Small-subunit ribosomal RNA, 3' major domain from a Candidatus Nanoarchaeia archaeon, 474 nucleotides, folded computationally. Rfam family: Archaeal small subunit ribosomal RNA. On this family, see Yusupov et al., Science 2001: "Crystal structure of the ribosome at 5.5 A resolution". Gene Ontology terms of the family: ribosome and structural constituent of ribosome.

[in-house]
Context: one part of a larger RNA
C1' cells in the first nucleotide's frame, strides 16, 4: 500500500428489507439442462453472471455424432509404366440398397498416390498461448496526473474534515494549487408552442354528387383550417415568491404542457474476474493428412424410470358459448404481400386487380359494450391424449412438420418448505407486428388497448460505496 474480519461509524439499492400487487413452487403441455439409455443420442456453458443460452425454431441440408460407401496429394525424392499407366464397355462374382472391389475379354494410348517427405483442408485440441467481441463488479462513483509540500525510502498529501448531492455534485475549512478520464454536459426518442412546406396524407367551411329537404359519405372539385409527416426555432434556468442555511443546497408555493436529472433510452472510466467465446471470423503452438479433409445414403441430435430451470394454457361466473356493435400502434411485402370473384363445412384451392409502396396488400385488433344462454356441476369449465378423414410446404413429412373437420375427452376445484418480479401509464391483463423462415413460435425484439395497490421509510436480512480500527495474510 492492498486484502480480509460472525470490528466500529456514515451513506445507498425493489437483482435489499419493510408496506403492497402479481407470480413460480401442485398437476398437464412446450422448451432447455442433468441423469439414464443408445451404434450415435455432436459439443460448449454450471451460484448471482449455465439451464426458450450459443441470435441453436436440427425432416434432408444445417452437422460437428453413428453405420456404410465414394472422392481429393501443389511440389520434391524412390519404386512402377509402350513386354501397356490411368480411363471406358460387356459378362460373372461379393454387397440390405446405392456405390464400388475382384476376374476374363475388348476399346483407348501416357502417365501414375505404392512408399517417404511436404501441402490443401480440418465445427480436431488448447479461451490456462492470443486478438477481437461480450457478461459480471457497475442501475457503481470512482481512477489518475503535473507542480509543490511531507517522508531516508516504499509512499503520503491533493482524493481528508463539516455540510450537501443521483454523483470525487457542489460549498466552506485545509500544504496544497491546478488538471485529465469517468459523473454531468452531450446524442436519440417523447411531452407543449410557433413558423415554413402540402402528396401518396387530411376534410372544418364552400361547391358538385346521392338520397331527400337537412342529412350523408372523402367519390370529385376546392382548401391546407384540423390531423399527420418533415425541417427549423422557442420553451425549464431553482429564473420567481417564501421558510431554513455563511454558502452549496433543502422544504413549501406560484405560473406553466412540463419542474428541480421532465420521462425513456444511447454513450459509460482505471482496472479486476487466467469469467465466456479457437463452433462467427482472425491467430501462435500441437495433432490428423488419404483421413480428424471432402461428398453421398440412412440414422441420430426428437430416446425416457426419473430430478431441476424458464415458460404456455388451466382449475372457471370479475367466467364459458352464441349473435350484434366499436376503437389502435409498430412493422413487413417482388420466384413477395395479395384485393376481388368463384369452389369448399374448414384448412385451403382456381382465376385474378393493385402495389418497385404515407398511394396497393397484409388489415378483421382483442380485451370492451349490448343481448341471449349456461346455474355451481369435474360442468355448455378445462383442454392433454388417442382414433378417423382431409389440406399445405417441400425431392422427401415412417422415425420427426404445420393446419382443418368430426369423434375421444385425461390430469386439474388455486398449490408445503421455499423463492422470483414490480414504485405509474409501472405491475397486472388483452391483442397486433417483427426476427429466424420452403414449412413450423408458448421463443426474440417492438408496438399499441385497458389500467391498479402500497412505500416515499429503514439498515434488521442480502449486498455495494466511503472513513476508521485489528491482523498468525500478500
Nucleotide at each position: 500500500u492492498g486484502g480480509c474480519g460472525g470490528g466500529g461509524g456514515a451513506g445507498c439499492a425493489c437483482u435489499a428489507c419493510a408496506a403492497g400487487g402479481g407470480g413460480u413452487g401442485c398437476g398437464g403441455c412446450g422448451u432447455g439442462c442433468g441423469g439414464u439409455u443408445u451404434a450415435a443420442u455432436c459439443u460448449a456453458a454450471c451460484u448471482c453472471a449455465a439451464c426458450g443460452c450459443a441470435g441453436a425454431g436440427a425432416a434432408c441440408c444445417u452437422c460437428a455424432c453413428u453405420a456404410g460407401a465414394g472422392g481429393c496429394g501443389a511440389c520434391g525424392g524412390c519404386a512402377g509404366g509402350a513386354u501397356g499407366a490411368a480411363g471406358g464397355c460387356c459378362a460373372g462374382u461379393c454387397u440390405g440398397a446405392a456405390g464400388g472391389g475382384c476376374u476374363u475379354g475388348c476399346c483407348c494410348g501416357a502417365c501414375g498416390a505404392g512408399c517417404c517427405g511436404a501441402g490443401a483442408g480440418g465445427u480436431a485440441g488448447u479461451g490456462c498461448a492470443u486478438g477481437g467481441c461480450c457478461g459480471c463488479c457497475g442501475u457503481c462513483a470512482g481512477c489518475u496526473c503535473g507542480u509543490g509540500c511531507c517522508g531516508u525510502a516504499a509512499g503520503g498529501u491533493g482524493u481528508c474534515c463539516a455540510g450537501c448531492u443521483a454523483a470525487g455534485u457542489c460549498u466552506g475549512g485545509u500544504a496544497a494549487c491546478g488538471a485529465g478520464c469517468g459523473a454531468g454536459a452531450c446524442c436519440u426518442g417523447u411531452g407543449c408552442c410557433c413558423a415554413c412546406a402540402g402528396u401518396u396524407g387530411c376534410u372544418a367551411a364552400c361547391g358538385a354528387c346521392a338520397c331527400a329537404u337537412g342529412u350523408g359519405g372523402a367519390u370529385c372539385g376546392u382548401g391546407c383550417a384540423c390531423a399527420c409527416u418533415g425541417u427549423g426555432g422557442g420553451g425549464a434556468c431553482u429564473g420567481c415568491u417564501u421558510c431554513c442555511g455563511u454558502a452549496a443546497g433543502g422544504g413549501a408555493g406560484a405560473g406553466g404542457a412540463a419542474g428541480g436529472u421532465g420521462c425513456a433510452g444511447g454513450c459509460a472510466a482505471c482496472g479486476g474476474u487466467a469469467g465466456g467465446u479457437c463452433u462467427g471470423u482472425a491467430u501462435g503452438c500441437u495433432c490428423c493428412g488419404a483421413a480428424u479433409c471432402u461428398u453421398c445414403u440412412a440414422g441420430g441430435c426428437u430416446a425416457c424410470a426419473c430430478g431441476c430451470g424458464c415458460g404456455c394454457a388451466a382449475c372457471a361466473a370479475u367466467g364459458g358459448u352464441c349473435g350484434c356493435g366499436a376503437c389502435a400502434a409498430u412493422g413487413g411485402g417482388a420466384u413477395g404481400c395479395u384485393a376481388c370473384a368463384c369452389c369448399g363445412a374448414g384448412a385451403g384451392g382456381u382465376g385474378a386487380c393493385g402495389c418497385u409502396a404515407a398511394u396497393c396488400c397484409u388489415c378483421c385488433a382483442a380485451a370492451c359494450g349490448c343481448g341471449a344462454u349456461c346455474c355451481u356441476a369435474g360442468u355448455a369449465c378445462g383442454g392433454a391424449u388417442c382414433g378417423a378423414g382431409g389440406c399445405u410446404u417441400g425431392c422427401a413429412a415412417c422415425u420427426c412438420a404445420g393446419c382443418c373437420u368430426c369423434g375421444u375427452g385425461a390430469c386439474g376445484c388455486c398449490g408445503g418448505a421455499a423463492u422470483c418480479c414490480c414504485u405509474a401509464g409501472u405491475a397486472a391483463u388483452c391483442c397486433g407486428c417483427u426476427u429466424u423462415c420452403a414449412u413450423c413460435a408458448u421463443a426474440u425484439g417492438c408496438g399499441g388497448g385497458u389500467g391498479a395497490a402500497u412505500a416515499u421509510g429503514u439498515c434488521c436480512c442480502u449486498g455495494c460505496u466511503c472513513c476508521u480500527u485489528g491482523c498468525a495474510c500478500a

Lineage of the source: Archaea > Nanobdellati > Nanobdellota > Candidatus Nanoarchaeia.